[in-house]
Molecule: transfer RNA
Organism: Ignavibacteria bacterium
RNA sequence: GGGCCUAUAGCUCAAUUGGGAGAGCGCCAGAUUUGCAUUCUGGAGGUUAGGAGUUCGAGCCUCCUUAGGUCCA
Repeated sequence: GGGCCUAUAGCUCAAUUGGGAGAGCGCCAGAUUUGCAUUCUGGAGGUUAGGAGUUCGAGCCUCCUUAGGUCCA
């Protein structure tokens, strides 16, 4: 330098054919307990890496950029 893959909540990851952005763990509050832990209930937490395009509509399709991984030279 070139090819391919990945990027979604604090962490690990889902999201079916393009149409409601979610789960587990963690965090906060309440209940439970003499207290802690466990368990239960509720809540907060998102520029879907950044930008542009296509579309009535994009996490998903196209292009560019950034970061990481891998292969070739």